Parts: sequence; structure tokens; C1' cells
RNA sequence: GGGCCUGUAGUUAAGUGGUAUAACGGCGCAUUCGCAUUGCGCAAGCGGGGGUUCGAUUCCCCCCAGGUCCACAA
Repeated sequence: GGGCCUGUAGUUAAGUGGUAUAACGGCGCAUUCGCAUUGCGCAAGCGGGGGUUCGAUUCCCCCCAGGUCCACAA
């Protein structure tokens, strides 16, 4: 330098044009003498920019970060 893959909540993952979902974790309430457990509820997110579209997390382009392979040099 080139190819491919990945980037979604604090973490791990799902979703892939039309309200973004779960588990764990966090917070609150109930339960308990108290803790734990359990139940209910709440907060929290699409790597950045541009394009296409009535509408983009999803499709296209560029960039950034990580992984992997190839090439070149040393």
C1' cells in the first nucleotide's frame, strides 16, 4: 500500500429500509429485623461525515478505530 471482517446501552449480543430489543450490570419501590433472593418499575445506545430515499442503525461513498490475510521494504 491492497483485500476481507467487525464497530448498536457500562458489558455481551439480537435486529438490517418504517416506534431499536434482550441478558447481565446500575438506580428506585415492594418483600426481610437486616442482607441476599424474588417481583415490579426507571435510566442508559446505532464510531464520525456526506449521499440516495417520503423515511437510513440498515443501501452507497469517504474517514476513524480494531481484527485478519497478502504484497513491498528493512
The RNA shown here (transfer RNA) has 74 nucleotides and comes from Candidatus Kaiserbacteria bacterium RIFCSPHIGHO2_02_FULL_55_25. Its mean pLDDT, the model's own confidence on a scale to 100, is 84. Its Rfam family is "tRNA". It is annotated as a transfer RNA. Rfam links the family to the GO term triplet codon-amino acid adaptor activity. The source organism's lineage runs through Bacteria, Bacteria candidate phyla and Candidatus Kaiseribacteriota. The same sequence occurs in records of 2 taxa. The sequence is in RNAcentral, with records from ENA.